[in-house]
Molecule: transfer RNA
Organism: Patescibacteria group bacterium
RNA sequence: GGGCGCGUAGCUCAAUGGUAGAGCGUUUCUCUGAUAAGGAAAAGGUUGAAGGUUCGAUUCCUUCCGCGCCCACCA
Repeated sequence: GGGCGCGUAGCUCAAUGGUAGAGCGUUUCUCUGAUAAGGAAAAGGUUGAAGGUUCGAUUCCUUCCGCGCCCACCA
């Protein structure tokens, strides 16, 4: 330098055009003599950034940023 993949809640990951969810974790309540486990509820997201297409974008297109893999080149 070329190609490909990934970026979404504190963590691990879904959602592939139609109001963004799960598990674990956190907080509160319940249960217990107490703790754990169990049960109920809640908080937590400008979906990496900026544009574009669309009535509507996490999803499609462009550029950029970060990470990873492969190839090539130089020494």